Record summary: Small-subunit ribosomal RNA, 3' major domain from a marine sediment metagenome, 487 nucleotides, folded computationally.
Context: one part of a larger RNA
RNA sequence: UGACGGGGGGCCGCACAAGCGGUGGAGGACGUGGCUUAAUUCGAUGAUACGCGAGGAACCUUACCCGGGCUUGACAUGCCGGUGGUACCGACCCGAAAGGGGAGGGACCCCUAUAUGGGGAGCCGGCACAGGUGCUGCAUGGCUGUCGUCAGCUCGUGCCGUGAGGUGUAUGGUUAAGUCCUACAACGAGCGCAACCCCCGCCCUUAGUUGCCAGCAGCGCCUUAUGGCGGCUGGGCACUCUAAGGGGACUGCCGGCGCAAGCCGGAGGAAGGAGGGGAUGACGUCAAGUCAUCAUGGCCCUUAUGCCCGGGGCUGCACACGUCCUACAAUGGGCGGUACAGCGGGUUGCGAAGCCGCGAGGCGGAGCUAAUCCCUGAAAACCGCCCCCAGUUCGGAUCGGAGGCUGCAACUCGCCUCCGUGAAGCUGGAAUCGCUAGUAAUCGCGGAUAAGUACGCCGCGGUGAAUACGUUCCCGGCCCUUGUACA
Numbered sequence: 001u002g003a004c005g006g007g008g009g010g011c012c013g014c015a016c017a018a019g020c021g022g023u024g025g026a027g028g029a030c031g032u033g034g035c036u037u038a039a040u041u042c043g044a045u046g047a048u049a050c051g052c053g054a055g056g057a058a059c060c061u062u063a064c065c066c067g068g069g070c071u072u073g074a075c076a077u078g079c080c081g082g083u084g085g086u087a088c089c090g091a092c093c094c095g096a097a098a099g100g101g102g103a104g105g106g107a108c109c110c111c112u113a114u115a116u117g118g119g120g121a122g123c124c125g126g127c128a129c130a131g132g133u134g135c136u137g138c139a140u141g142g143c144u145g146u147c148g149u150c151a152g153c154u155c156g157u158g159c160c161g162u163g164a165g166g167u168g169u170a171u172g173g174u175u176a177a178g179u180c181c182u183a184c185a186a187c188g189a190g191c192g193c194a195a196c197c198c199c200c201g202c203c204c205u206u207a208g209u210u211g212c213c214a215g216c217a218g219c220g221c222c223u224u225a226u227g228g229c230g231g232c233u234g235g236g237c238a239c240u241c242u243a244a245g246g247g248g249a250c251u252g253c254c255g256g257c258g259c260a261a262g263c264c265g266g267a268g269g270a271a272g273g274a275g276g277g278g279a280u281g282a283c284g285u286c287a288a289g290u291c292a293u294c295a296u297g298g299c300c301c302u303u304a305u306g307c308c309c310g311g312g313g314c315u316g317c318a319c320a321c322g323u324c325c326u327a328c329a330a331u332g333g334g335c336g337g338u339a340c341a342g343c344g345g346g347u348u349g350c351g352a353a354g355c356c357g358c359g360a361g362g363c364g365g366a367g368c369u370a371a372u373c374c375c376u377g378a379a380a381a382c383c384g385c386c387c388c389c390a391g392u393u394c395g396g397a398u399c400g401g402a403g404g405c406u407g408c409a410a411c412u413c414g415c416c417u418c419c420g421u422g423a424a425g426c427u428g429g430a431a432u433c434g435c436u437a438g439u440a441a442u443c444g445c446g447g448a449u450a451a452g453u454a455c456g457c458c459g460c461g462g463u464g465a466a467u468a469c470g471u472u473c474c475c476g477g478c479c480c481u482u483g484u485a486c487a
Stems, first nucleotide, its partner, number of pairs: 001487002003484003007481007015471002019435005026326008034317002042053002064312007073129001077128007088105002092101003108120004131301002134299003140295002142290003145286001147284001152191006158167003172181002197278004202247007211237002216234003219230004250272001253266005328428001332387006344375003349368002354363003394425001399420007441463007
């Protein structure tokens, strides 16, 4: 100087407490350990691995296994030699394919002295080399996780100390903050904090084939009349909206406290005292992670540790753990009626109406190169009826049968539909997780992933709570101080 303390003081954080919903029990999905296996490819392993790399393992992917094959190689560059019936195409034969053989057809570019010449491309042989998801993340770059969006980490000069080093960065107050004020042998500065960036909330301007009887005229439908409905037409940009620019919030104003920074209250305001959210991650720590994204030193393999193909495996199952989904029901289940989003995506695409099918789906092709068409009439909610507390009209696993779709191909091993079957499960031990507001909980919708495959992931909107006395305790962290036999 640091680190540590079941030392002290001060202060934060869904850290505890208060509260709501879960996990741990059941069935299933996914990941992992283990076991098994010819192979079950590899990596990730407390927090910071385990719905993680994988934003798509039937073949491919694929790195693994078995078998069949190839060697100058699937791919790059260079050198030497050869080559016109050569390169290339290729019926046919062997074969699972790759590969091997092969009748027949049969070229191109440049130079010139137009030749039966020379050069090149291609191919063949040879050489040099290619290739390696082989090893080392304890040789590395790059990128990333974590402490931690925590409030810190340093430098120049000066001063102090023999020196390591200290001071600055200690004190008092304040803040989300080393934020600011005050004080001070320090005075300044840098990386961080904040601000500048994006989205949301209010207003204005600009712009109108989205929207509107708002105000006018017309038309159509319902109606005895009054009147109601429909942007359908003219017409208009007022409103909603869309998307570009601007305004607005600064403790600016008032009161109280205070030397100040600032704190408390109030007014006005769509909004306050950082308005809500995002992006943004200091010096460093863990020889943290990644040689399998990529790059790269060294080592290793070169008729194989390289390359191609067929099939299998990554999906194996007595178990164990993690993350989720669906439930155990009446705030529910079933049937019927009925209303309202937002973000996005779409031309190898999205696909309407209509028709067929109980349904998955099929036929069909309008419209849309997108504010205008399609995906897309959102779902929960609400209303009516049935169920009457039962392992049930709860629950849907499992199994049997019949089908649909994608794709060369769904046996291993896809998703979906219908009929039948109806398992465990009656709220889950010790323990443990998330969340402080448009949040939790709950409900659906969209998207990425080059056929198909979503309970995962990334987003979007609908409905919409409870509680926080407080900081003694558990966990993590910051500042000061103290002890130390630790570094």